This is a predicted structure of a 1536-nucleotide part of an RNA (large-subunit ribosomal RNA, half A) from a Bacteroidia bacterium. Its Rfam family is "Bacterial large subunit ribosomal RNA". Rfam links the family to the GO terms structural constituent of ribosome and ribosome. Taxonomically the source falls in Bacteroidia (Bacteria, Pseudomonadati, Bacteroidota). It was read from a public genome assembly. Its mean pLDDT, the model's own confidence on a scale to 100, is 81.
[in-house]
Context: one part of a larger RNA
RNA sequence: AGCGUACGGGGGAUGCCUAGGCUCUCAGAGGCUACGAAGGACGUGAUAAGCUGCGAAAAGCUGCGGGGAGUUGCAAAUAAGCUGUGAUCCGCAGAUGUCCGAAUGGGGCAACCUGGCAGGUUGAAGACCUGUCUAAUAGCAAACCCAGCGAACUGAAACAUCUAAGUAGCUGGAGGAAAAGAAAUCAAUAGAGAUUCCGCAAGUAGUGGCGAGCGAACGCGGACGAGCCCAAAAGCAUUAUAAUGGUUAGCAGAAUGAUCUGGGAAGAUCAACCGAAGAAAGUGAAAGUCUUGUAUGCGAAAGCUGUUAUAGUGUGAACCUGAGUAGGGCGGGACCGGAGAAAUCCUGUCUGAAGAUGCCAGCACCAUCUGGCAAGGCUAAAUACUCCUGAGAGACCGAUAGUGAACCAGUACCGUAAGGGAAAGGUGAAAAGAACCGCAAGAAGCGGAGUGCAAAGAACCUGAAACCGUGCGCUUACAAGCGGUCGGAGUCCCGAUUUAUCGGGAUGACGGCGUGCCUUUUGCAUAAUGAGCCUACGAGUUACACCUUGCUAGCGAGUUUAAGUUGUUCAGCAACGAAGGCGAAGCGAAAGCGAGUCUGAAUAGGGCGUGCAGCUAGCAGGGGUAGACGCGAAACCGAGUGAUCUACCCAUGGGCAGGUUGAAGUUGGGAUAGUCUCCCAAUGGAGGACCGAACCGGUAAACGUUGAAAAGUUUUCGGAUGACCUGUGGGUAGGGGUGAAAGGCCAAUCAAACUCGGAAAUAGCUCGUACUCCCCGAAAUGCAUUUAGGUGCAGCGUCAGCGAGGGUGUCAUGGAGGUAGAGCUACCAAUAGGGCUAGGGGGCUUCACCGCCUACCAACCCCUAAUGAACUCCGAAUGCCAUGACAGCGCACUGACAGUGAGGCGUUGGGUGCCAAGGUCCAAUGCCGAGAGGGGAACAACCCAGACCAUCAGCUAAGGUCCCCAAGUAUCAGCUAAGUUGACGGAACGAGGUGAGAAUGCUAAGACAGCUAGGAUGUUGGCUUGGAAGCAGCCAUUCAUUUAAAGAGUGCGUAACAGCUCACUAGUCGAGCGUUCUUGCGCGGAAGAUAAUCGGGCAUCAAGUUGAUCACCGAAGCUAUGGUCCCGACAGUAAUGUCGGGAGGUAGGGGAGCAUUCCAGUGGCGUUGAAGCCGAACUGUGAGGUUUGGUGGAGCAGCUGGAAAAGCAAAUGUAGGCAUGAGUAACGAUAAAAUGGGUGAGAAACCCAUUCGCCGUAAGACUAAGGUUUCCUAGUUCGAUGCUAAUCAGAACAGGGUUAGUCGGGACCUAAGGCGAACCCGAAAGGGGAAGUCGAUGGAGAACAGGUUAAUAUUCCUGUACCUGCUAUACAAUAAAAGUGACGGAGACAUGUAGUGGCUACGUGGUGACGGAAUAGCACGUUGAGCCUAGCCUUCGGGCGAAGCGAAGUCAUGAGUUGUCUUCCAAGAAAAGCGAGUAUAGCAGCCCGUACCGUAAACCGACACAGGUAGUCGAGGAGAGUAUCCUAAGGCGCUC
Repeated sequence: AGCGUACGGGGGAUGCCUAGGCUCUCAGAGGCUACGAAGGACGUGAUAAGCUGCGAAAAGCUGCGGGGAGUUGCAAAUAAGCUGUGAUCCGCAGAUGUCCGAAUGGGGCAACCUGGCAGGUUGAAGACCUGUCUAAUAGCAAACCCAGCGAACUGAAACAUCUAAGUAGCUGGAGGAAAAGAAAUCAAUAGAGAUUCCGCAAGUAGUGGCGAGCGAACGCGGACGAGCCCAAAAGCAUUAUAAUGGUUAGCAGAAUGAUCUGGGAAGAUCAACCGAAGAAAGUGAAAGUCUUGUAUGCGAAAGCUGUUAUAGUGUGAACCUGAGUAGGGCGGGACCGGAGAAAUCCUGUCUGAAGAUGCCAGCACCAUCUGGCAAGGCUAAAUACUCCUGAGAGACCGAUAGUGAACCAGUACCGUAAGGGAAAGGUGAAAAGAACCGCAAGAAGCGGAGUGCAAAGAACCUGAAACCGUGCGCUUACAAGCGGUCGGAGUCCCGAUUUAUCGGGAUGACGGCGUGCCUUUUGCAUAAUGAGCCUACGAGUUACACCUUGCUAGCGAGUUUAAGUUGUUCAGCAACGAAGGCGAAGCGAAAGCGAGUCUGAAUAGGGCGUGCAGCUAGCAGGGGUAGACGCGAAACCGAGUGAUCUACCCAUGGGCAGGUUGAAGUUGGGAUAGUCUCCCAAUGGAGGACCGAACCGGUAAACGUUGAAAAGUUUUCGGAUGACCUGUGGGUAGGGGUGAAAGGCCAAUCAAACUCGGAAAUAGCUCGUACUCCCCGAAAUGCAUUUAGGUGCAGCGUCAGCGAGGGUGUCAUGGAGGUAGAGCUACCAAUAGGGCUAGGGGGCUUCACCGCCUACCAACCCCUAAUGAACUCCGAAUGCCAUGACAGCGCACUGACAGUGAGGCGUUGGGUGCCAAGGUCCAAUGCCGAGAGGGGAACAACCCAGACCAUCAGCUAAGGUCCCCAAGUAUCAGCUAAGUUGACGGAACGAGGUGAGAAUGCUAAGACAGCUAGGAUGUUGGCUUGGAAGCAGCCAUUCAUUUAAAGAGUGCGUAACAGCUCACUAGUCGAGCGUUCUUGCGCGGAAGAUAAUCGGGCAUCAAGUUGAUCACCGAAGCUAUGGUCCCGACAGUAAUGUCGGGAGGUAGGGGAGCAUUCCAGUGGCGUUGAAGCCGAACUGUGAGGUUUGGUGGAGCAGCUGGAAAAGCAAAUGUAGGCAUGAGUAACGAUAAAAUGGGUGAGAAACCCAUUCGCCGUAAGACUAAGGUUUCCUAGUUCGAUGCUAAUCAGAACAGGGUUAGUCGGGACCUAAGGCGAACCCGAAAGGGGAAGUCGAUGGAGAACAGGUUAAUAUUCCUGUACCUGCUAUACAAUAAAAGUGACGGAGACAUGUAGUGGCUACGUGGUGACGGAAUAGCACGUUGAGCCUAGCCUUCGGGCGAAGCGAAGUCAUGAGUUGUCUUCCAAGAAAAGCGAGUAUAGCAGCCCGUACCGUAAACCGACACAGGUAGUCGAGGAGAGUAUCCUAAGGCGCUC
């Protein structure tokens, strides 16, 4: 480490439960609000954080009624109370009711600020209290309703008319309903008689790129039922009373005991009782008789509410009866009707009647006829809906379900906002919630003890799995892989007995075979997809008078009701209800005719019909319309939310160390006769000037890349008086903004933001799609397709029906045909050589003619050779058609349901290609696909062979038989020597490798090879040549002679000869020798990628190879034995039996079952122990089932039916839990720590001390924004937070802390901009907007120093001031307005403050070449202190002003400030205020902020985050400097 087992941890599934939901029924109610709503803020308790209640009269007050014993809510405890003088509690009616909110005196950043008037307190002012103040007819609320405006995705397989859809959405308005409504209506010769709603009519008539789709009416059956008024006049006013109900609290209300088990009785047993009550819930398990209730009966001071109760009728002459209207033209819209032949209705625009002797309608229009009377209005019921109240119901859910929410949930949390949006239930009957003891630092935890039926122990019912452990048994350290399966040694354990065995269990040495699952594919172990593991959840459903088929049932030439009504035991059921539908007759365009009819001249022919019964309901398969099996876009449209980021703009403020350069202008000088002009110098101080910090940026590189950081760090670099940077407040908004323009930016999002909605958009695409067994079983083809990975029809599959037929194999017979082959003087086309020879070319020829030659091209013809998919004089095999016989059949036809329409390889025949491809396209066939088994080393397709199951039986196939490895080291005869070969490689070509065969030649008259000898003569053949003598070259009758034989010469050689040699001959030798061809096996030719190899070892008369022979092995084939299922036949009512056949299987079809949840019926089980969970045994082909042990502690299963949220391994699935990586990376600036002491259970980090180190234009100090208690505590704590520890803390608990006339803001002002009476514009919402009113970042405006606290101070205290108002007193004055307020950049000069640095006090004594002096300088001693500063007064001054007194100052430097001046062009807010009495005394002086952090651990960045964050001060030495280095004050050492 593995397996097993036991015991645990972890986790929270399962079971049970329900407090909460979901869907409905009946009834009520259908609004609340200026008498201040809905909704909130803040308060309110003895202690009080939250919820609930309530409102300063504050978990409540008053009255009336109910009720009758306890009570002060959830919610304990203590304290203090209340209550028979009736509390708490319940109902009705009142009182009170802070602030915000329509919000309403004005304002405003909701819950705040601030006014006017009246009254009160006061002498007045101020402050406080009470009341009031016209701004407006507004606000809130779930659906239903009417109206205005009005999309898009989508569908049409694209898209534009069309559709979606008048939907979604926005907006206005109303009510409990709304709307509509009493005919200028329909209809059709008959009639009806307002509207609305339901069922039909009817998916009809129609409409429609006549596509997709859209879609009436008449009439019929029902629900309900109701009619009136104005255009004249007069009058009344909505209530009261009575009676009788309902509702808002309540009251009465029958009947049981014992025993047993048990913690507990309601259970069991026995024996009773009630019932107008056996609904239900509770009670320690399961209760008619215990409790609450239930049936039934009764009840209201007060409020609300229903019902009932009150004069009608008739006649009518004449007159009147709705005008910019009806109608028309043009343009739109609504109707079933898309402009159409288009009636009817509405109207933007232009027109424009009649007027009852009239007008409108009846689908263009006209006539007749019929119906009606427009241009005014009101009107219940039947109908729609449910935020809400009461009573109830469910074959609805039961904590990942059901609402998002069972629980303090629209909460926590996220986002600037609109908006998004969780998780989280259970001790027990009762807290009896563990006294006490021990260990321990301990209020942690653990062990005892105790409680309890049980620890169920609060992390609490049950307590599964992943995962993590511990004990025990077996195994594992020379051994290779889907981890199983088959065989199996050893060890251990249990049981039984016959004591030696048997049976069972755990482990598994060793051996055989064996490349996961799913998906997608021609094909996957694939190195193609998906899954870390476990648990729960997770996908073909539902609706419809829809269509179609089958089965079952009822009735049957008929069948059936719909809405509705009635009854009832009331969501049910029954009866009624015939309106309507389907069927019974069809044909035709129709009139029409009819078992026929249409066409037609026809009685012909043909087409469609007749001769087969339907209808209704249930169930099932399929289709349609709906989201329609689930998940998944990118997008489109609507309404909103965003400019705290960023872009640009507007208003108002702020910032830029230091150094350098030296423009214009000016002045002076010079040049020139002189002007212009030029030169020089000085002055001057310009610049999108230069260098360079802050600041802004982001060039290059490295680092970082699960970061310190969702864009940074370090070094380097660019700009740095400008088109500069920056704060605060505002503006511009999504087809829109903004953009010095990159498609950049618009909140970490941009070629169209974000949020919600249409919406479950659509997805011919991808992925996923869940239990079992049985039967059959495809396709990857044709045609068509904006079609090619989709679809339709056909083909192929399945099931049912039918049972005539259909097709297959073999044989026989009869046919059609033009392929393979073959052939071509048989056609067409092509074709090599030759012959013959037209024609042509070329050459020759004295002009021409004639003619000649030709190894040129070449027809016809002839000879030889001979090609063809689109040649055929010919022509098979096979296949095809037909008939007959025999065999045998998952086979024709009809209907229903599919899938397939990507194919692949081998062989054969072809096209294409290179007679390339594991290429591509066809045809035929087999196989894979969808096929396992054996062989081929391995290897979808090759060879053999088609797997129902079992067997330790037999025979074979392919292929094998030395070992791995089952079977022959078999037999016979050869071959190979190359390890050739041993099934996969190999050619041209080369070669005395070797075996076999054939032909031919020589050979005892002596071959072949070797050796010996000869190899001559004419002649140096002729020619040529300098020479040519066999051998440079040419010629030839290459001749002849001698010979055994010898070329006018095979090769070498010479200048030429010579010489050597060969052919040829003889001798010797003594038997075979040579040539050619065919063929077997070998050799070379022969270079590749993991080290190599025939699969390996290895093998040589073989274990190679050829031929032959006999054995054997060898598969899931065949056989044998047993069994299961299916089909057929026969028998049988059936069960079943016999016989025969069959059972590989993907897509797919069919059949039969298992399990889960709920319901009905039925009979049962359960505290003597249900479900669930953990094991074991048994059982079924299987899904599964049963029994039993343990756990558990209250419900549960069987059977027969019914109904479904009905079965998971996969969807980069959803949620939770747990692993792995891994005790690994990391612990967030490398500014740094060390020692001692203290505290403490414990100290690297806390406290103290001493050193050390770091920052020091900061890492110090102040302050705005923002945060919101983080501030302080010698108070307590360390479970969590802190990247470690912690005694510490920005952590937890408790207590405390922020004090203002003058500081900031308001009671003052205005800018940009916002709002906005009036007014203007606009379908609505709304958009502008003078006045007015808000709005600082600006204007105006009165306090300083010291002290004090643990924590505040310009706020408290002390001291000294000032401002405003009122009163009193005294004096002065009596107007309006100008004006002022009031403004740019840059530069220069002056001023000399703050700050900083230096020196200096007094006394004594010294120093200085001469003399004098100094902030020079020495030694010793002594002393080292004020008021301060503001403000006021005085003085001075023309005015301004930094100017003070006193004192002991002085030198240097010197920001800021202030003043003055210069210069430049871009020419630089507004309003209030001031202007416009003084003095003295007294009184008065409101509201808000004030803690703390604030370059950061407290803000913005998810963090105690190396980032970002406006302004002020910012010391010393060196230095130009705020650079840089070192230091001060001060602060830190960056939490391992």